The RNA shown here (SAM riboswitch aptamer (S box leader)) has 132 nucleotides and comes from a Phycisphaerae bacterium. The prediction has a mean pLDDT of 83. The model forms 97% of the base pairs in the Rfam consensus. It matches the Rfam family "SAM riboswitch aptamer (S box leader)". Gene Ontology term of the family: regulation of gene expression. From the family's description: The SAM riboswitch is found upstream of a number of genes which code for proteins involved in methionine or cysteine biosynthesis in Gram-positive bacteria.
RNA sequence: CUCUUAUCGAGAGUGGCUGAGGGUUGGGCCCGAUGACGCCACAGCAACCGGCUGUCCUGAGCUUUGUCGAAGGACAGUUAGGUGCUAACUCCCACCCGCGACGAUCACGCGAUCCCACGGGGAAGAUAAGAA
Numbered sequence: 001c002u003c004u005u006a007u008c009g010a011g012a013g014u015g016g017c018u019g020a021g022g023g024u025u026g027g028g029c030c031c032g033a034u035g036a037c038g039c040c041a042c043a044g045c046a047a048c049c050g051g052c053u054g055u056c057c058u059g060a061g062c063u064u065u066g067u068c069g070a071a072g073g074a075c076a077g078u079u080a081g082g083u084g085c086u087a088a089c090u091c092c093c094a095c096c097c098g099c100g101a102c103g104a105u106c107a108c109g110c111g112a113u114c115c116c117a118c119g120g121g122g123a124a125g126a127u128a129a130g131a132a
Base pairs, nucleotide, nucleotide: 002131003130004129005128006127007126008125013042014041015040016039017038021031022030023029025094026093027092028091043086044085045084048082049081050079051078052077053076054075055074056073057072061068062066090124095121096120097119098118100116103114104113105112106111
């Protein structure tokens, strides 16, 4: 870097260093010299993977046929080892579909487009687990 699967409206910040941009594209809107972003230290959040315990399913097996039981699976609890995270819903929108009013333009018979709100999906991204 590529692929697959799952999740993404919850949660959780102080100090030190540094010094101007940051929210990874565009627009909007925010954060930022009362010091953002970044780095470091400590603290915290969560529970994807892992560990442990219990219950249930299954049942390799046995000089033993049992209230036995390996491996495996499901669920619940617990832990905090491997990651991750600690402004704003992934900050919002962008592409498609649906739906609903005001307004604008065109047509002026039906209506079409734009703008706006809402719902669903997609794309992209982030994180985890796995694969190549």